[in-house]
RNA sequence: GCACCCAUAGUUUAAGGGAUAGAACAGUGGUUUGCGGAACCACUAAUCCAGGUUCGAGUCCUGGUGGGUGCA
Repeated sequence: GCACCCAUAGUUUAAGGGAUAGAACAGUGGUUUGCGGAACCACUAAUCCAGGUUCGAGUCCUGGUGGGUGCA
């Protein structure tokens, strides 16, 4: 330099173009306990950035940014 893949809560991840972006772990609060842990209940928290297509985009298209793989 060229090609391909990936980017979603703090972490690991789900989501055929369509109800409020779902879950697990973590965090906070509560129940329980003599205290803690475990268990159970509740809550908080996310689509890498900028455009485009579309009635509607996490999803499709373009360009960036970051990471990975292969070739040179």

The RNA shown here (transfer RNA) has 72 nucleotides and comes from a Candidatus Pacearchaeota archaeon.
It matches the Rfam family "tRNA". From the family's description: Transfer RNA (tRNA) molecules are approximately 80 nucleotides in length.
The same sequence occurs in records of 4 taxa.